[in-house]
RNA sequence: CCGCACUAGUCGGGGAGUCAGCGGUGCCCUGUACCUGCAACCCGCUAUAGCAGGGAUGAAAUCCCACCCCCGGUCUUGCUUUGUGCUGUCUGACCGAUGUAAGCAGCGAUGAGGAACCGGUCUUGCGCAACGAAAAUCUGCGAACCAUGUCAGGCGGGAGACCGAGCAGCAUUAAACAGACCAUUUCGUGUGCCGCGAGGCAGCCGAUUCUGAGCCGGCUGCACCGGUAACGGGCAUAAGGCAAUUUCCAAAGGUGGGUGUGCGG
Numbered sequence: 001c002c003g004c005a006c007u008a009g010u011c012g013g014g015g016a017g018u019c020a021g022c023g024g025u026g027c028c029c030u031g032u033a034c035c036u037g038c039a040a041c042c043c044g045c046u047a048u049a050g051c052a053g054g055g056a057u058g059a060a061a062u063c064c065c066a067c068c069c070c071c072g073g074u075c076u077u078g079c080u081u082u083g084u085g086c087u088g089u090c091u092g093a094c095c096g097a098u099g100u101a102a103g104c105a106g107c108g109a110u111g112a113g114g115a116a117c118c119g120g121u122c123u124u125g126c127g128c129a130a131c132g133a134a135a136a137u138c139u140g141c142g143a144a145c146c147a148u149g150u151c152a153g154g155c156g157g158g159a160g161a162c163c164g165a166g167c168a169g170c171a172u173u174a175a176a177c178a179g180a181c182c183a184u185u186u187c188g189u190g191u192g193c194c195g196c197g198a199g200g201c202a203g204c205c206g207a208u209u210c211u212g213a214g215c216c217g218g219c220u221g222c223a224c225c226g227g228u229a230a231c232g233g234g235c236a237u238a239a240g241g242c243a244a245u246u247u248c249c250a251a252a253g254g255u256g257g258g259u260g261u262g263c264g265g
Stems, first nucleotide, its partner, number of pairs: 001265006009057003012030004020046005034054005063258006072249002076244012090232001092231001093228004098223003102220003106215002113211004118206004122199006128192002130189006137180004147172004155164003
């Protein structure tokens, strides 16, 4: 160096997370690179770090190591989006109270505002009216008999003329009932201010007289006080997006190096 056979190894890898740590299932990135069973309130191991079973390949261009490049992830920072919490000493904003009167609006020489004076509203007393009730009055109706008048008939007395008591009827009435109330009387009522008197006069309204230019605080503004977490802001936090930094990991790719055993020639 060649041939035959076997073995080590290989048959994906990586990131974050979980874990004492290492792998796996699950998620993500690459990429196409065996099968079956187990496995996230987890499954299996112990620095030699998936376990159990089976299959293919097998010393090489395919295995191992180093370097380059770099998909992707991670660390840090900044900007930004969305959500959540806090903050009213944030006076950005909103709401309210108080004051001011710079502007607007309104009223005002047909007199603002003020002063004086007299009244009203208020309290009370008297009178009057109203209202309500009752009475009187008027009208109607109204008594079988125990109201009246007249009393037919009938009854009684009388020789008679006549007389007597008296039912029904009729009329007028009593009690009771109903209505009217123009006028009368009595009583009552926080009905009325109509009249008068007294009181009161803080507030409001009105008239008269004097004076002569402001009054108001509706809106805007300003000052101050109190409150509100709706919006904006600030702080914090969670999940994303973008950019940079480089802490770390890093697939695939590329380059280079390294690597058995047995037998035979």
This is a predicted structure of a 265-nucleotide RNA (Bacterial large signal recognition particle RNA) from a Clostridiales bacterium.
The organism belongs to Eubacteriales, within Bacteria.
The model forms 89% of the base pairs in the Rfam consensus.
Its mean pLDDT, the model's own confidence on a scale to 100, is 75.
It is recorded under the gene name ffs.
Rfam family: Bacterial large signal recognition particle RNA. Gene Ontology terms of the family: SRP-dependent cotranslational protein targeting to membrane, signal sequence recognition and signal recognition particle, plasma membrane targeting.